[in-house]
RNA sequence: AGAGUUUGAUCCUGGCUCAGAAUCAACGCUGGCGGCGUGCCUAACACAUGCAAGUCGAGCGCGAAAGGAGACUUCGGUCUCCAAGUAGAGCGGCGGACGGGUGAGUAACACGUGGGUAACCUAUCCUCGGGUGGGGAAUAACUUCGGGAAACCGGGGCUAAUUCCGCAUAACAUCCCUAAUUCUUAAGCGUUUAGGAUCAAAGCUGGGGACCCUUCGGGGCCUGGCGCCUGAGUGAGGGGCCCGCGGCCGAUUAGCUUGUUGGUGAGGUAAUGGCUCACCAGGGCUGCGAUCGGUAGCCGGCCUGAGAGGGCGGACGGCCACACUGGGACUGAGACACGGCCCAGACUCCUACGGGAGGCAGCAGUGGGGAAUUUUUGUCAAUGGGGGAAACCCUGAACAAGCAACGCCGCGUGGAGGAUGAAGGCCCUCGGGUCGUAAACUCCUGUCAGAGGGGACGAAUGCAUCUAGGGUUAAUAGCCUUAGGUGUUGACGGUACCCUACGAGGAAGCCCCGGCUAACUCCGUGCCAGCAGCCGCGGUAAUACGGGGGGGGCAAGCGUUGUUCGGAAUUACUGGGCGUAAAGGGCGCGCAGGCGGCCCUGAAAGUCUUUCGUGAAAUCCCACAGCUCAACUGUGGAACUGCGGAAGAUACUGCAUCUUUUGAGUCCCGGGAGAAGGGGAGUGGAAAUUCCCAGUGUAGCGGUGAAAUGCGUAGAUAUUGGGAGGAACACCGGUGGCGAAGGCGGCUCCCUGGACCCGGUACUGACGCUGAGGCGCGAAAGCUAGGGGAGCAAACGGGAUUAGAUACCCCGGUAGUCCUAGCUGUAAACGUUGAGCACUUGGUGUGGCGGGUAUCGACCCCUGCCGUGCCGAAGCUAACGCAUUAAGUGCUCCGCCUGGGGAGUACGGUCGCAAGGCUGAAACUCAAAGGAAUUGACGGGGGCCCGCACAAGCGGUGGAGCAUGUGGUUCAAUUCGACGCAACGCGAAGAACCUUACCUGGGUUUGAACUGCUGGGGACCGGUGCAGAGAUGUACCUUUCCUUCGGGACCCUAGUAGAGGUGCUGCAUGGCUGUCGUCAGCUCGUGUCGUGAGAUGUUGGGUUAAGUCCCGCAACGAGCGCAACCCUUGCCCUCUGUUGCCACCAGGUAAUGCUGAGCACUCUGAGGGGACUGCCGGUGAUAAACCGGAGGAAGGUGGGGAUGACGUCAAGUCCUCAUGGCCUUUAUGCCCAGGGCUACACACGUGCUACAAUGGCUGGUACAAAGGGUUGCAAAACCGUGAGGUGGAGCUAAUCCCAAAAAGCCAGCCCCAGUUCGGAUUGGAGUCUGCAACUCGACUCCAUGAAGGUGGAAUCGCUAGUAAUCGCGGAUCAGCAGGCCGCGGUGAAUACGUUCCCGGGCCUUGUACACACCGCCCGUCACAUCACGAAAGUUGGCUGUACUAGAAGUCGCUAGGCUAACCCUUCGGGGAGGCAGGCGCCGACGGUAUGGUUGAUGAUUGGGGUGAAGUCGUAACAAGGUAGCUGUAGGAGAACCUGUGGCUGGAUCACCUCCUU
Repeated sequence: AGAGUUUGAUCCUGGCUCAGAAUCAACGCUGGCGGCGUGCCUAACACAUGCAAGUCGAGCGCGAAAGGAGACUUCGGUCUCCAAGUAGAGCGGCGGACGGGUGAGUAACACGUGGGUAACCUAUCCUCGGGUGGGGAAUAACUUCGGGAAACCGGGGCUAAUUCCGCAUAACAUCCCUAAUUCUUAAGCGUUUAGGAUCAAAGCUGGGGACCCUUCGGGGCCUGGCGCCUGAGUGAGGGGCCCGCGGCCGAUUAGCUUGUUGGUGAGGUAAUGGCUCACCAGGGCUGCGAUCGGUAGCCGGCCUGAGAGGGCGGACGGCCACACUGGGACUGAGACACGGCCCAGACUCCUACGGGAGGCAGCAGUGGGGAAUUUUUGUCAAUGGGGGAAACCCUGAACAAGCAACGCCGCGUGGAGGAUGAAGGCCCUCGGGUCGUAAACUCCUGUCAGAGGGGACGAAUGCAUCUAGGGUUAAUAGCCUUAGGUGUUGACGGUACCCUACGAGGAAGCCCCGGCUAACUCCGUGCCAGCAGCCGCGGUAAUACGGGGGGGGCAAGCGUUGUUCGGAAUUACUGGGCGUAAAGGGCGCGCAGGCGGCCCUGAAAGUCUUUCGUGAAAUCCCACAGCUCAACUGUGGAACUGCGGAAGAUACUGCAUCUUUUGAGUCCCGGGAGAAGGGGAGUGGAAAUUCCCAGUGUAGCGGUGAAAUGCGUAGAUAUUGGGAGGAACACCGGUGGCGAAGGCGGCUCCCUGGACCCGGUACUGACGCUGAGGCGCGAAAGCUAGGGGAGCAAACGGGAUUAGAUACCCCGGUAGUCCUAGCUGUAAACGUUGAGCACUUGGUGUGGCGGGUAUCGACCCCUGCCGUGCCGAAGCUAACGCAUUAAGUGCUCCGCCUGGGGAGUACGGUCGCAAGGCUGAAACUCAAAGGAAUUGACGGGGGCCCGCACAAGCGGUGGAGCAUGUGGUUCAAUUCGACGCAACGCGAAGAACCUUACCUGGGUUUGAACUGCUGGGGACCGGUGCAGAGAUGUACCUUUCCUUCGGGACCCUAGUAGAGGUGCUGCAUGGCUGUCGUCAGCUCGUGUCGUGAGAUGUUGGGUUAAGUCCCGCAACGAGCGCAACCCUUGCCCUCUGUUGCCACCAGGUAAUGCUGAGCACUCUGAGGGGACUGCCGGUGAUAAACCGGAGGAAGGUGGGGAUGACGUCAAGUCCUCAUGGCCUUUAUGCCCAGGGCUACACACGUGCUACAAUGGCUGGUACAAAGGGUUGCAAAACCGUGAGGUGGAGCUAAUCCCAAAAAGCCAGCCCCAGUUCGGAUUGGAGUCUGCAACUCGACUCCAUGAAGGUGGAAUCGCUAGUAAUCGCGGAUCAGCAGGCCGCGGUGAAUACGUUCCCGGGCCUUGUACACACCGCCCGUCACAUCACGAAAGUUGGCUGUACUAGAAGUCGCUAGGCUAACCCUUCGGGGAGGCAGGCGCCGACGGUAUGGUUGAUGAUUGGGGUGAAGUCGUAACAAGGUAGCUGUAGGAGAACCUGUGGCUGGAUCACCUCCUU
């Protein structure tokens, strides 16, 4: 510090996800030791049991028992002493307000920070004063009586005190009041002072020489200590109250408030104060967020982060709040009190049913809840706290131990050597590699654990005692104090630590290995099982699942899950954006607010500097130090970025005062544009439509792609004249004008706006900009009321179209469109660009005004200002693009955005008559959704150009019969493959058996064929017979070779490795092939351009069959393709002449190159030549090239062939072959017989033969080429009607044979018919091949003689030696050809042309496609599921208001009942005071009624999301086939359609205008 993920790829936007750190954690697997920490986040749920707050006998009065000793005894026991003034309870004092727990409540002066208190309190402690005199009274304990189950209570009686009550004394206390003074901003505080009033106290104890008293205990007295009272300092510490500032969310909470805000007076409090009350006033708070709702203890700090921030507030520390829930007070210095009280409530327990008891959010512990959180431990040794004079007691505070890997830190599980690289595992290309120096083995060490022994620090005090000083004192008692010595105190703990021996011995796991992200292989599985943080893996070769091996990471841990911050600049203060990605308000006016020109001065709020106080400690940081290190801890420093006080500075901002004129504005003057700025009134036309009347006129009109509905003989349309009425204003008209926007267009008049533009003078003097709320304006549609209504036209009706057509098209047609008055308040209200100011190269149009120059003048030209366009520099931008009219550079203010969907929806509020508008979520769901640009592909987009693509022609197919292939069906099997073109006379160049893979049946198992090894045996082969369908079995016959004598070759047999498989996968493959397509394309290097994908080159102008060539050009070159090179054919030459040829010569025949001779010709087959736009003319650009011509056998690639770029189709083939993997192994292998592949209602493809006279039949007769032939072709001759048979010459072939070519030609017959056409089918008889023609061959003869009379929609081939037509040959093959592959004979027609169909190439354009239009994609419906809304209601929580009721208790009043202290008294009593009781105010839990708010649930219902290949259509993306979108209105199964207005985010063509060159 980044990375993955949207795309075919790219850049950007943007979300999601990951790597890091952390954690009071939990879960899974695993687990050796130690140290230091931490440990109910949930139920502030309920709690058994024990403990957690007592102490003081030096405040006081009582006062046991067990047990022991003694005495007595009626032997039951009694008494005395000790135990013991002990235990114990009680009175009294102090402490139980601390310590400990928890975080429910609380959004608050609760907390933090800084101040104030002149408005206060403070027990104990400290310091300094003064005092402590003298009386009285009660009561618990105790005792007695009584009640009660108990808890406990009541009556009588006795008693003490540091208990209580008077009195005295008393001020520097408090209050009243007099005077003075200092200080304070002030109210006033303090100080001094005269007078008056009021209020105190308690004792206990140590020591002591005289003296006094004594109940003999002691007391007085002296002295010391501790207490007590009253003041002061108010010291220290603690608290109360008040204030400034600071820190959560929601406006779908906008108004709140009656003790409310203030005053006066009173009450109350320690104290201010509506804190409370009476009266008076009518205030107070709030957009800088009141009120209400939700959430929450706050902070030091902790985590994270570079920081700024964000999150958190567990442990430790500070503060607050609470103590079962609610209320209340009492006591006290302090509480409205966790282990106190009273009341109410809920719950639990006890009960004798009458009543009682309780409160773990103390420490342990239990149940419960939960994913989850410990021992019912030890000790007061240390630290601290309470009491005490002290000893000491108490202390679940604390210190320790225990449990838990919960966290952090440290240590160990050994070290060194050791290669035959052991065994074994895994992998393997079978060679080997790897685990791996790892192990074994050798040597060594000794941490930890285990054993034995030693053994702490923490301990200092205090106390006791001794010694020596000092102080107090009359005192060498005593007490206090200082120093030293001795003794005593350890829970942890026999722990830490140290030593000894022992022995490598007891101690390693977890996660991961597709990318991110370090780490790879085998097997299993087969979209299953499973994985997954994101992208995504898994459908038979999975580095992604599971296991093994190996590897990587961390390590007593490792992973997972949750949470927080980070990465995330993804809320942007630091540090983002808004033309098209999400995002500018529809427009204006304007209150508040924010921001604001120039100069001087003042003050000093912001700001800056210095200084002071504070910012607790701990934490963080630095240094040093202590535990062996570290974690941990200690000491010191720094820091705590903050707040407050003081002093200073005055540039900037703010404030105040005074100026100034350039911002802004105003008066006036001059000129001007818009004569579409607005409103009102009036008015116009040979314009148009419609209607009415009349004339002329006759059969149609109208409408469309074509039609129909419609109108018309009752006279339309057309045409002429007249009239009515409404709406809209052609031309001018223009990226011209005006307006803030919406918007504005005939003409005239009136009213009026823009503070419009230009020029000038004077004046005001910052008066400005923006603008949340607010107010106003605001197209179209729509609404209300009243008019109006020609045309147009939602809805609606009809006609078409269509599969349907609720549409597009047509005929009609109502709201509406128009006017008036009101409402609505929205639009693609768009420049998708808020307003204002300033700055920043230019060019060129255009509208308005001005200046200059020139001119007679206008124009032109130069120039200033204001508007409005285009092109472009810098700059900006993701790109597109913007560019002085900014999207550049800056400033100010406002609005808005934060992934897509859900959704501009729901709920709530508000506005509206309604429609609806404004405001505006969540659950859930996805990993994308998007912008710009790129390359392709596609378009019912465009341009250019090709092709038998169309057209022009010729002949077919589709109809018939048959053949053949396929589908389907059938079957035991009808083996398998091929499926648009590019499967279907295809694999198959030939299924009767074989082939053959299929079926049935019969056999066989190392096998029919192959290789190696081991054991046994023997020849094998062959022939014959028998059984059998055969395979096979069996019997008989016949029968070796080599040898080193072991054996081997060969065969059989048993066994073992292994064979075999036309079994599967062509989607694991090689090879081969098809296709686009013989189309002209496909690429690369370097350079250049672009952020990039990519572009350029390869585009452009010409040209070509061609990316063929030329020219131009930021390109220059190159490669694979094209062409050429190759074969064949066409002409010529040379050579070669047999089997070919025969011109000349000779011979011969009935005839024939038959023979000699010859090689001229034909021909054979070798080699050359020839054609190159080479030549001429024209066109073209002087090019390439094209057109024409000459010559030539051939002319512009002469014809044909071979040759197939990068690639596409997961195209075809595992059944040619090869091959990975899988499957099979007495079978899916092998052998055999028979059957099947030949089936047959049908459907399709490809063919043959026909339908006839350009023909058929009969007879005669002519001319090929290319092939084949010895298991072969076969002549002559003979036989047969024929197929064929007999026969066998010749030929291993330019020699012989197949072999006749056929159409043609010459004759004859047929005469338009189901025929002398056609030949299917069937019967009969045969021939041939073959082991065998039944299923199931071909051919022949006789007989039979079907359909068929030229073929619907549709569709195929062909551009010249082609189509058409005619025959011939060959491969396969025993036989079988209508198929296939070849060969020649005869031999046409047509092409104007490129509009259209199909396919293709190039350029361009649009795109939501990229599996690429066979694409993408929308909505209803149906099913499943999820969350949400509505809903008659039902049911909870919180809360408001009104009334009711009223516990405890404070306060007030009362008090006839009761009453110790004090006063008076005649001693009876009275008074003062107090209390019970009663009454009143307030008042908790309740009750009633009625609201608000929030949750749960609810028959039913609404839309939404998501789901497998459901249904209906086709809305959108291309001009998406009616351009789309949009506000609104109506309609419709649905997407949608239609009307109206708007937008371009519409293609295409044409025109206009403008710009550039």
This is a predicted structure of a 1557-nucleotide RNA (small-subunit ribosomal RNA) from an uncultured bacterium. The RNAcentral record of the sequence draws on ENA, Greengenes and SILVA. The coordinates come from a structure-prediction model, not an experiment, and the mean pLDDT is 84.